The prediction has a mean pLDDT of 83. The RNA shown here (SAM riboswitch aptamer (S box leader)) has 100 nucleotides. Rfam family: SAM riboswitch aptamer (S box leader). Its family is annotated with regulation of gene expression in the Gene Ontology. Of the family's consensus pairs, 94% are formed in the model.

RNA sequence: UACUUAUCCAGAAAGACUGAGGGAGAGGCCCAAUGAAGUCUUAGCAACCUGUUGCUAAAUAAGGUGCUAAUUCCUUCCCGCAUUGUGGGACAGAUAAGAA
Numbered sequence: 001u002a003c004u005u006a007u008c009c010a011g012a013a014a015g016a017c018u019g020a021g022g023g024a025g026a027g028g029c030c031c032a033a034u035g036a037a038g039u040c041u042u043a044g045c046a047a048c049c050u051g052u053u054g055c056u057a058a059a060u061a062a063g064g065u066g067c068u069a070a071u072u073c074c075u076u077c078c079c080g081c082a083u084u085g086u087g088g089g090a091c092a093g094a095u096a097a098g099a100a
Stems, first nucleotide, its partner, number of pairs: 003098006013042005021031003025076004043068003047065003050061004072092001077089005
């Protein structure tokens, strides 16, 4: 790297360097010189693995990844009900674990 499985309505910051974009693509709508994205440091959260307890439902810790604006920000495709919306599902994306 492609594959499989699971989860994604909760949660969680501040400095320093830097200097204009970012929110996956597209369309919206937002964030951003009262500094975007990126790098470093410290802090925090707790999704998965892991440790501990366990009535095996869960709880707890924060070691490994990860994460710390807005439901994965909303919609993209399909079906139902409605009439300009709403409910469900899929596709896609992100993260983890596994095996090749």